[in-house]
């Protein structure tokens, strides 16, 4: 300095063009319980690294540009 992969709730992850973004752990509430734990029911939590462009519409496609990784030299 080049190629290529990866970034999505705290944390892991699912969605590859169209209703209100998926789940599972954690986290609060509420049932159970002498009480904890488990186990059940439910609520909160993402403006899809960042900024731009395509498009009637973007997490998804195109450029950039930033952080992780892998090869190369």
């Nucleotide at each position: 300095g080049g190629u290529c992969c990866c970034g999505u709730g705290g944390u892991c992850u699912a969605g590859u063009g169209g209703u209100u973004a998926u789940g599972a752990c954690a986290u609060c509430u509420c049932g159970u319980u002498u009480a904890c734990a488990c186990c059940g029911a439910g609520a909160a939590g993402a403006u899809c690294g960042c900024a731009g462009g395509u498009u009637c519409g973007a997490u998804c496609c195109c450029u950039g540009u930033c952080g992780g990784g892998a090869c190369c030299a």

Predicted 3D model of a 73-nucleotide RNA (transfer RNA) from a Candidatus Pacearchaeota archaeon. Rfam family: tRNA. By type it is a transfer RNA. Its mean pLDDT, the model's own confidence on a scale to 100, is 82. Taxonomically the source falls in Candidatus Pacearchaeota (Archaea, Nanobdellati). The sequence was found in a public genome assembly.